Context: one part of a larger RNA
RNA sequence: GAGUAACGAAAAGAUCGGUGAGAAUCCGAUCCGCCGAAAGCCUAAGGGUUCCUGAGGAAGGUUCGUCCGCUCAGGGUAAGUCGGGACCUAAGGCGAGGCCGAAAGGCGUAGUCGAUGGAGAACAGGUGGAAAUUCCUGUACCACCGAUUCCCGAUUGAGCGAAGGGGGGACGCAGGAGGAUAGGAAGAGCGCGCGGCUGGAAGAGCGCGUCCAAGCAGUGAGGGAGGCAAAGAGGGAAAUCCGUUUGCCGGAUCCUGGGCUGUGAUGGGGAGGGAAGUAAGAGUACCGAAGCUUCCGAAUUCAGACUGCCAAGAAAAGCCUCUAGCGAGGGGAAAGGUGCCCGUACCGGAAACCGACACAGGUAGGCGAGGAGAGAAUCCUAAGGCGCGC
Numbered sequence: 001g002a003g004u005a006a007c008g009a010a011a012a013g014a015u016c017g018g019u020g021a022g023a024a025u026c027c028g029a030u031c032c033g034c035c036g037a038a039a040g041c042c043u044a045a046g047g048g049u050u051c052c053u054g055a056g057g058a059a060g061g062u063u064c065g066u067c068c069g070c071u072c073a074g075g076g077u078a079a080g081u082c083g084g085g086a087c088c089u090a091a092g093g094c095g096a097g098g099c100c101g102a103a104a105g106g107c108g109u110a111g112u113c114g115a116u117g118g119a120g121a122a123c124a125g126g127u128g129g130a131a132a133u134u135c136c137u138g139u140a141c142c143a144c145c146g147a148u149u150c151c152c153g154a155u156u157g158a159g160c161g162a163a164g165g166g167g168g169g170a171c172g173c174a175g176g177a178g179g180a181u182a183g184g185a186a187g188a189g190c191g192c193g194c195g196g197c198u199g200g201a202a203g204a205g206c207g208c209g210u211c212c213a214a215g216c217a218g219u220g221a222g223g224g225a226g227g228c229a230a231a232g233a234g235g236g237a238a239a240u241c242c243g244u245u246u247g248c249c250g251g252a253u254c255c256u257g258g259g260c261u262g263u264g265a266u267g268g269g270g271a272g273g274g275a276a277g278u279a280a281g282a283g284u285a286c287c288g289a290a291g292c293u294u295c296c297g298a299a300u301u302c303a304g305a306c307u308g309c310c311a312a313g314a315a316a317a318g319c320c321u322c323u324a325g326c327g328a329g330g331g332g333a334a335a336g337g338u339g340c341c342c343g344u345a346c347c348g349g350a351a352a353c354c355g356a357c358a359c360a361g362g363u364a365g366g367c368g369a370g371g372a373g374a375g376a377a378u379c380c381u382a383a384g385g386c387g388c389g390c
Stems, first nucleotide, its partner, number of pairs: 013031006032387004040367003046347002050345001051075006060068002080141002082343004087118002092113003098107003122139005142339004148333005159326002164322004172309004178302003183296005189210006211268002215263005222256004226249006234242002272287002310313001353362002369381004
């Protein structure tokens, strides 16, 4: 220079009350304003206690501060079913033997790891200052063990059964149609509540609400597959399996399947009503109505569907089946029992992640209501969240 620039989005504050030594800035109330395909909600990565409660006021906070993601102390994360492991494989990694190389080491077979994929059994409600598909209540399911009971078999072989064979898993892009549900709207339907102010309004008035899962049983839109017998070249051993060939019989049968109906539910939830009472924990405990009709309607589901096209669109296991083989006890139902390890708080379009900062930047996925609209545009709003720390 200079008590100058700046104090980080122009979404916006105001009043009253409280606390306190001290208040524009903390807390409460009432208005006002802003977002609303987000500035709301869930979740992955990442962070790592920032979560909750009590206390604090040196520093951090671009001002202030009684406040905080700050300081101190105490507390908080509960799982057979959610995510991961005790299952599988992809790219890729490692790699017994092996090959190569002065050494270090490089490559790679068998194999073994490796999710961003496959497989796989739990839903609804309640509760706390902080956790919940984890706790509690109700109702389930899966795997294994199994009292008891029934049935079958012991060479005329019950049953088990591959690290082997086969099937399946199993997949592209585009397009359109149909069924259904989620969700939404309206109602002079139904239920509960309201009647204050102002010139009027007890009316076809106004406001709010008009639901519920997995599981189990039934039904079944739709989609897909033919069934039986014989033969014996192939599937590098075998096969009754697959495949091939022939004959006979069909639209029967089988598989899948959202939804709907009943049950679950004499339950839950529910607008609303609403205590007693304390040093302290109230819209709390507790009570609890209606629950229908019509319309719109998905990007969700049936669906690994169907049709078209060329660029021709993972693997392995679980699963089904076949034998090889094992083989003397085995199978069904079932009261009852058992169920390991890790994660789980909180932020997560952000003041908690990546940007040296409480930084106008960046950050994968899901949900995403109403009016107007083709629309997730745009404007205004709901739920919810904020007014951006002078």
Predicted 3D model of a 390-nucleotide part of an RNA (large-subunit ribosomal RNA, domain III) from [Clostridium] ultunense Esp. It matches the Rfam family "Bacterial large subunit ribosomal RNA". Rfam links the family to the GO terms structural constituent of ribosome and ribosome. The RNAcentral record of the full RNA draws on SILVA. The organism belongs to Schnuerera ultunensis, within Bacteria.